Bacterial RNase P class A from an Anaerolineae bacterium, 428 nucleotides, folded computationally. The sequence was found by an Rfam model in a public genome assembly. The source organism's lineage runs through Bacteria, Bacillati, Chloroflexota and Anaerolineae.

């Protein structure tokens, strides 16, 4: 130089002019009042301060607010090597053991010996075997040879037995390498390695990472497939919940409505209802009057309650912004973070504010003049590229816009800067 890996940052800025939320304050005037004090309403001056790295997705965590105390239990659903940070977390830091890269660095992570499913197609075969081969043995055929003969062997083919080393096909087929051994293989045995199981030991907080013995144990894959282990997790929300002011109008159907006792009450059941997955434990509410009967059993009414139909309200004001908040020395940690001490207040709107314009300039790109330089194509000339430095016009862009707040995490983004590393070329 160039090519690449990780991580930050910045996304205009100064000033007029004119417009705006809100918050503090000061004047003026009306007006209520509980009166030298508070409020509301118009005007009018001054100070401060007003949308982001993601505000976005609503995917995790929570603070807060109600619900039943979320108490048990199932379900469902989440995480998932080990430690460490954190209010918590599926985050963030560190390590560990696997894979990928030449590297800097990136992905990935309970359990396969507690059971099930499943491994297409190919191929003999995929928890199990023989396509293509190698081969004594036994048998059948056929050739030629040796022999005086009785036979003896030798070769090809078929059968039937042996085999699983070579080849093949596959994502993956009985661990490698050498030998012994056999007819011909083959952990069949044997050295070594390499796993995998036992005992023992050494480091480490641990995940694990050596050592040293013994032992042919040597047949797997997948769990973002049911499933097992371990942890965690009640629901719903700021339209979550409270305050005040205001105003009508209710109506139909439903339905359990017991028993016992020591009796102004107790026990027990039994129907609703909280609770927005089901049970069970707890809390509330109700269980009461008439009729037709002697009575069983029917019927009518009624309180909570449920269903369905119908009316009125939609105003004001709390929640609403001081927080697990920012920022800085300094210390303690490999690091994320953690802690004294200092400094600072940095939107709170409710049809929903943070805007227009103009001049300047910053840094950036495109377009053209012109000086210079570099190395290439070239003997030149001349071309295109690429750096530096003037001058001129033009552009001002990306992703996008608070609405309860906080910690992440994922996703988008013109341009344009920082720094650390790793790898290749060339110079000193």
């Nucleotide at each position: 130089u160039g090519a690449g890996u990780u991580g930050g940052c910045c996304g205009g800025g100064u000033g007029g002019u004119c417009g705006u939320g809100g918050c503090c304050u000061g004047g003026a005037g009306a007006u209520g009042u509980a009166c030298u004090g508070c409020g509301u309403c118009u005007c009018u001056g001054g100070g401060g301060u007003g949308a982001g790295g993601a505000a976005a997705g609503u995917c995790c965590g929570g603070a807060c607010u109600c619900u039943a105390u979320a108490g048990g239990g199932u379900g469902c659903g989440a995480u998932g090597c080990c430690g460490g940070g954190u209010a918590a977390c599926g985050c963030c830091c560190g390590g560990g053991c696997g894979g990928g890269g030449u590297g800097a660095c990136c992905c990935g992570c309970g359990g396969a010996u507690a059971g099930g499913a499943c491994c297409a197609c190919a191929g003999a075969a995929a928890c199990a075997a023989a396509c293509c081969g190698c081969g004594a043995g036994c048998u059948c055929g056929a050739g030629a040879g040796c022999g005086a003969g009785a036979g003896c062997g030798c070769u090809c083919g078929g059968g039937u037995c042996g085999u699983a080393a070579g080849g093949g096909u596959g994502a993956a087929a009985a661990g490698g390498u050498g030998g012994c051994g056999u007819a011909a293989g083959a952990g069949a045995c044997c050295a070594c390695c390499g796993g995998c199981g036992c005992g023992u030991u050494g480091g480490g907080u641990a995940a694990c990472c050596g050592g040293c013995g013994c032992g042919g144990c040597c047949a797997g894959g997948c769990a973002a497939c049911c499933c097992c282990c371990a942890u965690c997790g009640g629901g719903a929300g700021c339209a979550a919940a409270g305050u005040c002011a205001a105003g009508c109008a209710g109506a139909a159907g439903g339905g359990a409505g017991g028993g016992c006792c020591a009796c102004u009450g107790g026990c027990u059941g039994g129907a609703g209802u909280g609770c927005g997955a089901c049970c069970c434990g707890c809390a509330c509410u109700c269980u009461c009057u008439c009729c037709c009967u002697c009575g069983c059993g029917g019927g009518a009414g009624c309180g909570g309650c449920c269903u369905u139909c119908g009316g009125g309200u939609a105003g004001a004001c709390u929640g609403c912004a001081c927080g697990a908040a920012g920022g800085g020395u300094c210390g303690g940690g490999u690091a994320a973070c953690c802690g004294c001490c200092c400094c600072u207040c940095u939107a709170g709107a409710c049809a929903g504010a943070u805007g227009a314009u103009c001049a300047c300039u910053g840094a950036g790109c495109c377009c053209g003049c012109a000086g210079g330089g570099a190395a290439g194509g070239c003997a030149a000339c001349c071309c295109g590229u690429c750096c530096u430095c003037g001058c001129g016009g033009g552009c001002c862009g990306a992703c996008a816009g608070a609405a309860u707040c906080c910690g992440g995490c994922u996703u988008a983004u013109a341009g344009g800067c920082c720094a650390a590393c790793u790898c290749a070329g060339g110079c000193u």